[in-house]
């Protein structure tokens, strides 16, 4: 001091689900809970999921004077997701 993780020891966070909330949703925050994590600390960097508010395509109804509304379908992230993989960055203990 690196690498590695043990029926060690301190402690650590906290899935699902319920409540509230904030969001067009996905989802995050709080709280209550603990299935589980040796980094489930931090970080949207690469990549994979998830979403479609806004944008664009088609189509169809209403209206036909004007080129507008409404609906359904599809395509998109600049939103999300680190407890989906990896990458950086940091970090307690010390058996083999």
């Nucleotide at each position: 001091g690196c690498a590695c993780g043990a029926u060690a020891a301190u402690g650590g966070c906290a899935c699902a689900a319920c409540u509230g909330u904030c969001g067009a949703a996905a989802g995050g925050c709080a709280g209550u809970g603990u299935c589980g994590c040796a980094a489930a600390g931090c970080u949207a960097u690469g990549g994979g999921u998830c979403u479609a508010a806004g944008g664009g395509a088609a189509g169809a109804u209403a209206a036909u004077u004007g080129a507008u509304a409404u609906c359904u379908u599809u395509c998109u992230a600049u939103g999300a997701u680190u407890g989906c993989c990896a990458g950086g960055c940091u970090g307690c203990c010390g058996a083999a």
Molecule: c-di-GMP-I riboswitch aptamer
Organism: Clostridiaceae bacterium